[in-house]
RNA sequence: GGCAGGGUAGCUCAGCGGUAGAGCGGGCGCUUCAUAAGCGUUAGGCCGUGGGUUCGAUCCCCACCCCUGCCA
Repeated sequence: GGCAGGGUAGCUCAGCGGUAGAGCGGGCGCUUCAUAAGCGUUAGGCCGUGGGUUCGAUCCCCACCCCUGCCA
């Protein structure tokens, strides 16, 4: 330098045009003599950045940044 995959909650990942979810983790409560486990509930994300298309973009198009792999 070329090609491919990826960037969404603290972490691991869903979501493939209509105002974003799960598990784990955190807070609070129930249970226990107490802890763990279990159950309930709750907070937390301007979806890597900037443009474009569209009535509407996490999703489609373009450029750029970062990560991983392959080729040179």

Predicted 3D model of a 72-nucleotide RNA (transfer RNA) from a Chloroflexota bacterium. Rfam family: tRNA. Rfam classes the family as a transfer RNA. The coordinates come from a structure-prediction model, not an experiment, and the mean pLDDT is 84.